RNA sequence: GGGCCUAUAGUUCAAUGGCAGAAUAACGGUCUCCAAAACCGUCGAUCUAGGUUCGAAUCCUAGUGGGCCCG
Numbered sequence: 001g002g003g004c005c006u007a008u009a010g011u012u013c014a015a016u017g018g019c020a021g022a023a024u025a026a027c028g029g030u031c032u033c034c035a036a037a038a039c040c041g042u043c044g045a046u047c048u049a050g051g052u053u054c055g056a057a058u059c060c061u062a063g064u065g066g067g068c069c070c071g
Base pairs, nucleotide, nucleotide: 001070002069003068004067005066006065007064010024011023012022013021018054026042027041028040029039030038047063048062049061050060051059
């Protein structure tokens, strides 16, 4: 220098172009003599900027970060 993949909640991952979810963590509650476990609830996210579309996490372009390959 060229090519490919990837970016969603604190973490690990889902999500046919049509309400963004689960597990876990955190917080609150129930239970317990206390704690753990268990159960119930709450909070929290689409890398950035454009474009297409009635509608974009999803499709297109550029950029940024990460990973892999070639030279």